[in-house]
Predicted 3D model of a 381-nucleotide RNA (Bacterial RNase P class A) from a Bryobacteraceae bacterium. The coordinates come from a structure-prediction model, not an experiment, and the mean pLDDT is 78. Taxonomically the source falls in Bryobacteraceae (Bacteria, Pseudomonadati, Acidobacteriota, Terriglobia).
RNA sequence: AGUCGUGGGUGGGCAGCCGCUGGUGCGCCUUCGAGGCGUACGAGAGGAAAGUCCGGUCUCCACAGGGCAGCAUGCCGGCUAACGGCCGGGGGGAUCCGUGCAAGCGGAUCCUACGGAAAGUGCCACAGAAAAUAUACCGCCCGGCAGCGAAAUGCCGCCAGGUAAGGGUGAAAAGGUGCGGUAAGAGCGCACCGCGGCCGGAGCAAUCCGGCUGGCAGGGUAAACCCCAUGCGGAGCAAGACCAAAUAGGAGGGGAGGAGCGGCCCGCUCCGUUCGACUCUCGGGUAGGUCGCUGGAGCCAGUCAGCAAUGGCUGGCCUGGAGGAAUGGCUGUCGCCCCGGCAACGGGGUACAGAAACCGGCUUACAGCCCGCGGCUCCAU
Numbered sequence: 001a002g003u004c005g006u007g008g009g010u011g012g013g014c015a016g017c018c019g020c021u022g023g024u025g026c027g028c029c030u031u032c033g034a035g036g037c038g039u040a041c042g043a044g045a046g047g048a049a050a051g052u053c054c055g056g057u058c059u060c061c062a063c064a065g066g067g068c069a070g071c072a073u074g075c076c077g078g079c080u081a082a083c084g085g086c087c088g089g090g091g092g093g094a095u096c097c098g099u100g101c102a103a104g105c106g107g108a109u110c111c112u113a114c115g116g117a118a119a120g121u122g123c124c125a126c127a128g129a130a131a132a133u134a135u136a137c138c139g140c141c142c143g144g145c146a147g148c149g150a151a152a153u154g155c156c157g158c159c160a161g162g163u164a165a166g167g168g169u170g171a172a173a174a175g176g177u178g179c180g181g182u183a184a185g186a187g188c189g190c191a192c193c194g195c196g197g198c199c200g201g202a203g204c205a206a207u208c209c210g211g212c213u214g215g216c217a218g219g220g221u222a223a224a225c226c227c228c229a230u231g232c233g234g235a236g237c238a239a240g241a242c243c244a245a246a247u248a249g250g251a252g253g254g255g256a257g258g259a260g261c262g263g264c265c266c267g268c269u270c271c272g273u274u275c276g277a278c279u280c281u282c283g284g285g286u287a288g289g290u291c292g293c294u295g296g297a298g299c300c301a302g303u304c305a306g307c308a309a310u311g312g313c314u315g316g317c318c319u320g321g322a323g324g325a326a327u328g329g330c331u332g333u334c335g336c337c338c339c340g341g342c343a344a345c346g347g348g349g350u351a352c353a354g355a356a357a358c359c360g361g362c363u364u365a366c367a368g369c370c371c372g373c374g375g376c377u378c379c380a381u
Stems, first nucleotide, its partner, number of pairs: 001377010012334007020044002023041007046352001050363002053361005058236004070232005075089005090114001091112009115227002120225002122221003137167002139163003143159003147155002175193006194216001195214008240291004250282005257271005298317008335350006
């Protein structure tokens, strides 16, 4: 320097013009209504606003107590409003390196849904003798019998036993390595490693270390049923609260009249006086409107505590709130990428995506650029 992996950051800049949605100030109009119009200033999408997976705030409904069922979580400690999230630690695994005769041990990096298989049930394909009350296919060994051979401690076959060391099968075969031992073998014996039990020490704990002791339980699978422990009432801002027309219907009171024929009288017509015209009051409720609604587990800077997640303190800041749904469009210029060109330059492109009550996480999508770390390759010294 390149490339790959991984973690983090960023997610086009500037200027002009024209808009849109809130806020604040001012002015004008007004039927004074949550009203209308104009104007100035200032603000206006994201790291994921997404999936709606997890946890909360908030709201309404339900709720004596206990249990069953269901769902979720599952090493330990811490953080947090809370979490299935995050941080730290422990155990386990993979790769590489070092060391040891070997099993192992130590280090670095990465991964890890990691309670229980010594309660019960189920399953374990293919291969293989055997897949679980373990098992004898090949091989090895002792013995017997028969054959070949001059003979051998040779070769070959059969029978009865011994053997889990060796071969072979498998993802997995009743501890591993080494030495001894043996007819051959075998925890049969010993040392180390592993495992179980007891004791001691370190640590808040998970767990680790050491000593003594037992030759040593009996495969795997719980992201199979299950068992154990812990947690969980339900619905969701279209939650929910308030104001409230017109029309129709409801309840209560008054009620013998009421309405029309342009003002009055007469007159006429209509609706009523049991089923009540007309009128007053009240409540529910629809349209519509308002609140919920954005000042908050807020953002920025500094500092302190802590390995860290995170928290404390000080100072500063206000930064979307729509409701068919604003947050935009155009032009110029600069940046980046691609194509053409010797060049000047010309053309094209510039990711994923877009709030809907709000917040903390997780997951997924993402062009280009920047930074850190690690591996590999190349170049220079």

Record summary:
The RNAcentral record of the sequence draws on ENA. Rfam family: Bacterial RNase P class A. It is annotated as a ribozyme. A source record names the gene rnpB.